[in-house]
RNA sequence: CACAAAAAAAGCUAAACCUAUCGUAAGGUAGGGGCGGAAAGUCGCGGAUCCUGGAAUCCAGGACAGCCGGAUUGCCAAG
Numbered sequence: 001c002a003c004a005a006a007a008a009a010a011g012c013u014a015a016a017c018c019u020a021u022c023g024u025a026a027g028g029u030a031g032g033g034g035c036g037g038a039a040a041g042u043c044g045c046g047g048a049u050c051c052u053g054g055a056a057u058c059c060a061g062g063a064c065a066g067c068c069g070g071a072u073u074g075c076c077a078a079g
Stems, first nucleotide, its partner, number of pairs: 012037002017032006035066001041072003045069003049063006
C1' cells in the first nucleotide's frame, strides 16, 4: 500500500408516521414510535438537495450532519 474478514460485551442512537409547539417555508423542538445505524457523535468547510426574496445568466438569506466528501472527538475486542 492492496485484498479478504469475524465473534463477543456494555451500552448508545433513532426513520417513516402520530400529537403538541415554533417558523412565511424548507425545517426545528418535546413526547410517542422503530426503519435503520459501528461513528446515523460534533462541526454548514466543499459539493448536492430543499425553502424564501430578487432575477436573463445568476445573486442574497435560510434549512439539511440519517445525501456525499472533509475536519475533529469517542466505546469494546482482536492483532
Description: Predicted 3D model of a 79-nucleotide RNA (c-di-GMP-I riboswitch aptamer) from Lamprocystis purpurea DSM 4197. Its mean pLDDT, the model's own confidence on a scale to 100, is 84. It was read from a public genome assembly, where an Rfam model found it.